[in-house]
RNA sequence: UACCGAAACGGCAAACCUCGCGAAAGCGGGGGGCGCAAAGCUGCGGGUCUAAAGCCACCGGGCUAUGACUGCCGGGCUGCCGAAG
Numbered sequence: 001u002a003c004c005g006a007a008a009c010g011g012c013a014a015a016c017c018u019c020g021c022g023a024a025a026g027c028g029g030g031g032g033g034c035g036c037a038a039a040g041c042u043g044c045g046g047g048u049c050u051a052a053a054g055c056c057a058c059c060g061g062g063c064u065a066u067g068a069c070u071g072c073c074g075g076g077c078u079g080c081c082g083a084a085g
Stems, first nucleotide, its partner, number of pairs: 003085001004082002011036002016031006034071001040077003044074003047069003054063003
């Protein structure tokens, strides 16, 4: 130094509750703490969710992202610590 992930200083924060925003998915603040070594950033590729507007059907509904999710998997950029190997 690269892989790697013991310990420590710390960091983040799932479900759930609550207030606000949103048509919804979901997002933001507070509480909370399941987990996380990139659970830091980026919707770039795949995937997933939603369907207001639009289109089709014609009253059962269906299709569609321009809306979302990075704590689903990859890619890109950046980064703390230092046991064993």
A computed fold for an 85-nucleotide RNA from Aneurinibacillus sp., annotated as c-di-GMP-I-GGC riboswitch aptamer. The source organism's lineage runs through Bacteria, Bacillota, Caryophanales, Paenibacillaceae and Aneurinibacillus. The prediction has a mean pLDDT of 87. Rfam family: c-di-GMP-I-GGC riboswitch aptamer. Gene Ontology term of the family: cyclic-di-GMP binding.